[in-house]
């Protein structure tokens, strides 16, 4: 010093990695008032190229010469210039960063190997000669640049001799510094070298020339500047060096002057710098050598540090000035506003020749995302020359641009009115910072600035953003997966808080946002401070070198490590502190952090030296256990051939087959032979090895390993980069072998297809000897040693000791080492798990990981015959890819219950036919919408003639309300005539009545069965004839969540008992309401009526029917109430729940039947039943009317009626119901009619009246198996009802036709009792119409042992790659479309290396002409040497191109198949080899990360 949020999922934890918020540098989008500060602006690309001006001179007095300009009496003294000789500076200052991986930097030392001009100090000097030359003058060549000759002259310029003095060599010396002489000093000698300007200037004094002074020249003086010599000094640089200094090993080897010696050249100096000779070194894994980048620091951003990244601006250091070389001057240069050359670039040319090099300041082209003025001024700071004045200075001080960057400030304040107390205007007032003007200061000059005056609110607000991460809108409008947004996650498919925009909001503010790069955030490179079972990650194993590490105890020495003191750390820079500009930024003064090196000191720990010890290792010695290895022998079963024999028709094989063997005798059985592979039981859960891996017996060789030993060394050890050895399988190379199995491969099945899986063959191979491959799920996916830290129990081998002995290598027990399993404390772990065999806790070493693809791939190397291995990238692309465990779903996983919308046992149907009614499809103007597995389809709707009706045709109608246009010169509205039509005052024409509104335009409305059931409410459907779903509170878990609810009985039931970290509880089962069934009370009209009365009427004389009163006893009716609960018994069960039998009872274990029906889920269904958002139509999609459609009909499917017949039909007679419904209704009864049905009509608003005779059933007749006396569709004809109206298109009666149709194929439905199945009645709909709905009663069965096989529910469990949950996820060819990227015949470019030629110039020796007395200078020849550039040749590297060729990523709905994911329907994965359109398949060997069942064994 500590802050993290979004994004893998249905949720979770975890890894992980992408983004997001932070500073900071560059460019860009919009805007932009002011002032200050700044060591900010062509640095990044083009160290690319440049016009024009500038950026280095300066000295009067060294000396000449001209030129201007003043001037005395004067042509020479003055003044200024140029221009040449000559001195000092032009090696400083400026820019830039190309190259450079180096002593280039930086730091610290070293120079006994050296050098410093101008400075400073000490010391001593300057004697005496000489000869040139430039300007100038004269001729000459050239276009120019420039150059040639003659000719004259000075110097502080050159030269010569003297001295002094310097250098070398001998040899001395009792000197000096020193850590050390190779230094230095003295003396001697001998060589060899060999100074100087006595110049100048100023005062003064003399003296000469013109002319007395000035001026010149000469001579003394003082003072100044100057020259030599030698000596220290400062300063400044040269060499040498210890450390330190990016990536890259996919550069591993490098080196010829190379490494070192002797001599020599050369320098100031050392040195392999250079050269002769001599020897063979020298560097490298601590990274040599080569590649790639790159100027290094001080220091800058960024961080808490550590660290990363930078090195542009200032400062030091280096390089480098067009690209390469080269040397002169000189103190210093290999100079670049000098010089020679070589190249390439431009420029001038009279074509002979010349010239220039902004990485100085300015400007300009060119390059790019990118970057000013051809200002001003030497006033000030510094420089160079000068004595000094002073000159020069694009260094540098100013100014100009540019929001580049810090910093500071405005952009107003108050009152009143309007307006919503808001914005916002409007009015008055204040202020004036910043804006104008003016003075003034300041400045080199301006400007800004600051100070005074005036004027004015006047001259000044934007950028991003608002779904989440993140501050601000579930605002309105547009859009409709369309425009677009979006770092990421992710908006947009009609109501979008997320696109465009409007308002509102939020953030920062002369800013704000984008884009890149860089730090942080990342503990995602982990030293601080991480991992590697399963998420990435332990090398298949040992072995062992370098490196790293290392037991006890003693001494000592101080490398390391702690202290101190001292120095250093250049300035800025940064921190603290005080001051200075109004304040800050910015400055200025002071301290003071950091790093280095030096002395001192400490010695616990490492470390090094020495000695010692036995607890690490190692060794001996016993006795031992083993499928360790390797080699030779032996053995045995099974197989297949082959012989001989018996024996005969199949045999083999499979899910079923088939191919195949068999009459030339198989299979089968017995004997014998002969081959090759292997080694059953023993056998373990065992043992042995480093892993790979070892299993019949014998024996020989050989290796490791436990124990047991007062025994021996003495730390000898650990681990292991590179290296080596070993190293399943499959493969390869040569030689053998070959029975059985088998890749390939041939054939049969099996399929859609079957390059498979099944089935017959069968090759390499599997086997052996030699060699080579070197790999694997080479797995404990767990590296290798060492120590520490609970226990429990098996099992192996030693040893100890005890019991028992049938005494045997006996048999049980127990301790103790070792080794090998399970559980498990404690801790760990993301968690599954791991837990003395660690995945705890710590030490040592090594390997190895850093999001998923691309990929173990490409390339380049090494290994290999070859397959192929070992190393091993990027480009690109992704918003994840994982790990574990939750909950759910799902399984061609597993258990356990259940259920007539399973099944079985049965019973009836449906599927064939005819018609009926829905549906689709096809047709039509329309054939109106929906509804689609169960859960659409006789369903929305209960049966549409017109209504209904949404649909097609045609016709008419309609605008509240507002605005604006019309309107008494007469809106709407009526009507006669004519026109128009199909028909209408609907519209036009002409005219009449009438009186005020009016739809002509734009807005707005009603209304809509117009969309949108994916905007909804409400109701429904369903899963669900299930028995489930849940919640408090503990309790486990880090959490998702689990526990409850789980086990075992048991139940229709999560019913209920019993266990259990769970105790309770809610909704839902149930209880409960209704209807039936038994009984009791109550009541008694419209209902019953035994009994009793009266009354008609019949009588067979018993009576019996009616109708009244009584009565309510029975029935009935509708209120109440009782009753059944496993209560009783026995039985089984754990004594419980409960289950079986039985008793009793009208009924029994839920009597029967219904309502009632949980949490939810299916975006199920309905916007067309009402409601209802939003959209849309709006004079048409509204409303009305008429017609037609919804009835179409070549088909498909569904529900259902009739039937196909004799337990039927038919005719006749007889008997019995219960639910209901009746006022523009039931309608008795009468009449008419053959009926349908008609006329008439009581009664009844209904336990009264009527619908109303049920029907099947009985009885009695026909009928005889025929398409019929079955069956009834069709068609014909007549007749009736209902309606405004039956043609499209109704019902019914009657008579006629009289089809299909002889029990219905795969398939498929219903249904366990008063059920099915059969009859019929009611009623809803309804003017009329029923084969439907929904109710009712009548008759009235068969079968159920029961299950879970099929079909699906529940529950527990498994796996899992699924979670819009298997109608799920995938996987891979083939197609299209776009990137990048490998290969690549070759093609062009660039670089370095190297060999040879040409060769500008340079350097050295050496001879030589010429000038000159001389010093010298100049040209030329020959040799040696360097050597830029140019040509030829080889080699490596690099980049560009590229026909074709190859894979990979990406790309809403392409194609083929189904490989994975659940036992994915053949377990899957690895290594390996073959095969195949393709995901794959087979073979061999391994591995569980493989479900399931069953065994055996361990452990609890």
């Nucleotide at each position: 010093a500590c802050u993290c949020c979004g994004g893998u999922u249905g949720a979770u934890c975890c890894u992980g990695c992408c983004g997001g918020a932070c500073c900071c540098g560059a460019c860009c989008g919009c805007u932009a008032u002011c002032g200050g500060g700044g060591u900010g602006g062509g640095g990044c690309u083009a160290a690319c190229c440049c016009a024009u001006g500038g950026g280095a001179g300066u000295c009067u007095g060294g000396g000449a010469g001209c030129c201007a300009g003043g001037g005395c009496a004067a042509c020479g003294g003055c003044u200024g210039g140029c221009u040449c000789c000559g001195g000092c500076a032009g090696a400083c200052g400026g820019c830039u960063c190309a190259g450079u991986a180096g002593c280039a930097c930086g730091u610290g030392g070293c120079u006994a190997a050296c050098c410093u001009a101008c400075c400073c100090u000490c010391g001593g000097g300057a004697g005496g000669g000489g000869g040139a030359u430039a300007a100038c003058c004269c001729c000459g060549g050239g276009a120019a640049a420039c150059u040639g000759g003659g000719g004259a002259u000075a110097a502080u310029a050159c030269c010569c001799c003297a001295u002094a003095g310097g250098c070398g060599c001998a040899g001395g010396c009792a000197c000096c510094u020193g850590g050390a002489a190779u230094g230095g000093g003295c003396c001697u000698g001998c060589g060899c070298u060999g100074a100087a300007a006595g110049g100048g200037g100023c005062g003064c004094a003399g003296c000469g020339c013109c002319a007395u002074g000035c001026c010149c020249g000469c001579u003394g003086u003082g003072c100044c500047c100057g020259c030599c010599c030698g000596a220290g000094g400062a300063u400044g640089g040269g060499g040498c060096u210890g450390c330190g200094c990016c990536c890259u090993a996919u550069c591993a080897g490098g080196u010829a002057g190379u490494u070192g010696g002797c001599g020599g050249g050369g320098u100031a100096a050392c040195g392999g710098c250079c050269c002769g000779c001599c020897a063979a070194g020298c560097c490298g894994a601590a990274g040599a050598c080569g590649g790639g980048u790159g100027g290094g620091g001080g220091c800058c951003g960024u961080g808490a540090g550590a660290g990363c990244g930078g090195g542009a601006g200032c400062c030091c250091c280096g390089a480098g000035u067009u690209g390469g070389g080269c040397a002169c001057u000189g103190a210093g240069a290999c100079a670049a506003g000098g010089g020679c050359c070589c190249a390439g670039g431009c420029c001038c040319u009279a074509c002979g020749g010349g010239g220039c090099g902004c990485a100085c300041c300015a400007g300009g082209g060119g390059c790019g995302a990118a970057a000013c003025u051809u200002c001003c001024g030497c006033a000030a700071u510094g420089c160079g020359g000068g004595a000094a004045a002073c000159c020069g200075u694009g260094a540098c001080g100013g100014a100009g641009u540019c929001a580049c960057c810090c910093c500071g400030a405005g952009u107003g304040c108050c009152g009143c009115c309007u307006g919503a107390u808001g914005a916002g205007g409007g009015c008055g007032g204040c202020u004036u910072u910043u804006c104008c003007c003016c003075g003034g200061u300041c400045u080199a000059a301006a400007a800004a600035g600051c100070c005074g005056g005036g004027g004015g609110a006047a001259u000044a607000a934007g950028c991003g953003g608002g779904g989440g991460g993140c501050a601000a809108g579930c605002c309105u409008g547009g859009u409709g997966u369309c425009a677009g947004c979006c770092g990421c996650c992710g908006c947009g498919g009609u109501a979008a808080u997320a696109c465009c925009a409007g308002c509102c909001c939020c953030g920062c503010g002369a800013g704000u946002g984008g884009u890149c790069g860089g730090g942080a955030c990342g503990a995602u490179u982990a030293u601080u401070g991480g991992g590697c079972c399963u998420a990435a990650a332990g090398c298949g194993u040992c072995c062992g070198u370098a490196g790293c590490c290392g037991g006890c105890c003693c001494g000592g020495c101080a490398a390391g490590u702690c202290c101190c003191u001292c120095u250093u750390u250049a300035a800025a820079g940064c921190c603290c502190a005080c001051g200075g500009c109004u304040c800050a930024a910015c400055c200025g003064u002071g301290g003071g952090a950091g790093c280095g090196g030096a002395g001192g000191g400490a010695u616990a720990c490492u470390g090094c030296c020495g000695g010692g010890c036995u607890a690490g290792g190692g060794g001996g010695c016993g006795g031992g256990a083993g499928a360790g290895g390797c080699c030779g022998g032996g053995g045995g079963u099974a197989c297949u051939c082959c012989u001989g024999g018996g024996g005969u028709a199949g045999g083999g094989g499979c899910g079923a087959a088939a191919u195949c063997c068999g009459a030339a005798a198989a299979u089968c059985c017995c004997a014998g032979g002969a081959g090759g592979a292997c080694c059953a039981c023993c056998a373990g859960u065992g043992g042995c090895g480093a892993a790979g891996g070892c299993g019949c017996c014998c024996g020989g060789c050989u290796g490791g390993c436990a124990u047991g030993c007062g025994c021996c060394c003495g730390a000898c050890g650990g681990u292991g980069a590179g290296g080596g050895a070993c190293g399943a399988a499959a493969g390869c190379u040569g030689g053998g072998g070959g029975a059985g199995c088998a890749a390939a491969g041939g054939g049969g099945a099996u399929u859609a297809g079957a390059u498979a899986c099944c089935c017959c063959c069968g090759u390499a191979g599997u086997c052996c000897c030699a060699g080579c491959u070197g790999u694997a799920a080479a797995c404990g996916a767990u590296g290798c040693g060492g120590g520490c830290u609970a226990g429990a129990u098996g099992c192996u081998g030693g040893g100890c000791a005890g019991a028992c002995u049938u005494c045997g290598a006996g048999u049980c027990u127990g301790c103790c080492c070792a080794g090998u399993g399970u559980c498990g404390c404690a801790g760990g772990g993301a968690a599954g798990c791991c837990g003395u065999u660690a995945a705890g806790c710590c030490c040592g070493c090594c390997g190895c990981c850093u999001g998923g693809g691309g990929a173990g791939u490409a390339c380049g190397g090494c290994c290999g015959c070859a397959a192929g291995g070992c190393u091993g990238a990027a480009a690109c692309u992704u918003a994840a890819a994982g790990g574990a465990a939750u909950u759910g779903g799902c399984g061609g996983g597993g258990g356990a219950g259940c259920a007539c919308c399973a099944c079985a046992a049965g019973g009836g149907g449906u599927g064939a036919a005819g018609c009926u009614u829905g549906c689709g499809g096809u047709u039509u103007a329309a054939u109106u919408g929906g509804a689609g597995u169960c859960a659409a389809c006789g369903c929305c709707g209960g049966a549409a003639a017109c209504c209904u009706u949404a649909c097609c045709g045609g016709g008419g109608g309609c605008g509240a309300c507002a605005g604006c246009a019309g309107g008494a010169u007469g809106a709407a509205g009526g009507c006669c005539a004519g026109g128009c039509u199909a028909a209408c005052g609907a519209c036009c024409u002409u005219g009449c009545c009438a009186g005020a509104c009016g739809a002509g335009c734009u807005g707005a409305g009603a209304g809509g069965a117009g969309g949108u059931g994916c905007a909804u409410g409400g109701c429904c459907g369903u899963c669900g004839c299930c028995g489930g779903c849940u919640c408090g509170u503990g309790c486990c878990g880090u959490g998702a969540g689990g526990u409850g609810u789980c086990c075992u009985g048991u139940u229709a039931a999560g019913u209920c008992a019993g266990g259990g970290a769970a105790c309770g509880a809610g909704c839902g089962a149930g209880a409960c309401c209704c209807c039936c069934g038994c009984c009791c009370c109550c009541a008694g009209u419209u209902g019953c009526u035994a009994c009793c009365c009266g009354g008609u009427c019949c009588u067979c004389c018993g009576g019996g029917a009616c109708c009244g009163g009584g009565g309510c006893a029975c029935u009935c009716u509708g209120g109440g109430g009782g009753g059944a609960c496993u209560g009783c018994c026995g039985g089984c069960g754990a004594u419980a729940a409960g289950c079986c039998g039985g008793a009793g009872g009208a009924a029994g274990g839920a009597g029967g039947g219904g309502g009632c029906u949980a949490c939810g889920g299916c975006a199920g269904g309905u916007c067309a039943g009402u409601a209802u958002g939003c959209c849309c139509c709006g004079a048409a999609a509204c409303c009305c009317c008429c017609g037609g459609g919804c009835u179409a009909c070549a088909c498909g499917c569904g529900a259902g009626c009739u039937g196909c017949a004799a337990u039927g039909g038919c005719g006749g007679g007889g008997a019995c119901a219960g639910c209901g419904g009746g006022u523009u209704c039931c309608g008795a009864c009468c009449c008419c009619g053959a009926a349908a049905g008609g006329g008439g009509a009581a009664g009844g608003u209904a336990a009264u009246c009527c619908c109303g005779u049920a029907a099947a059933c009985c009885c009695c007749g026909c009928c005889u198996c025929a398409g019929u006396a079955g069956g009834a569709a069709u068609c014909g004809a007549g007749g009736g009802c209902u309606g405004c109206a039956a043609c499209u298109c109704g019902c019914c009666c009657u008579c006629g036709u009289g089809a299909a149709c002889g029990u219905g194929g795969a398939a498929u439905c219903c249904c366990u009792a008063g059920u099915a199945a059969c009859c019929g009645c009611g009623u809803g709909u309804c003017a009329c119409c029923a084969a439907c709905g929904c109710g009712c009663g009548g008759u009235g069965a068969a079968u159920a042992c029961g299950u879970c096989c099929c079909u699906g529910c529940u529950c527990c469990u498994u796996g899992c790659a699924c979670a819009c949950a298997c109608c799920g996820c995938c996987c891979g060819u083939c197609g299209c479309u776009c990137c990048a990227c490998c290969c690549g015949a070759g093609g062009a470019g660039g670089g370095c290396c190297u060999g040879g030629g040409u060769g500008a110039g340079g350097c050295c020796u050496u001879c030589u002409g010429c000038c000159g007395u001389g010093a010298g200078g100049u040209g030329g020849g020959a040799g040696g040497u360097c050597g830029a550039a140019c040509c030829c040749g080889g080699g490596c590297c690099c980049u560009c191109c590229a026909a074709g060729g190859g894979g990979g990523g990406a790309g809403a709905a392409g194609u083929c198949g189904u490989a994975a994911c659940a036992a994915g329907g053949u377990g899957g994965c690895c290594g390996u080899a073959g095969g195949g359109g393709a995901a794959c398949c087979u073979g061999c060997g391994g591995c569980c990360g493989g479900a399931u069942c069953a065994c055996c064994u361990c452990c609890u």
Molecule: small-subunit ribosomal RNA
Organism: Thermofilum sp.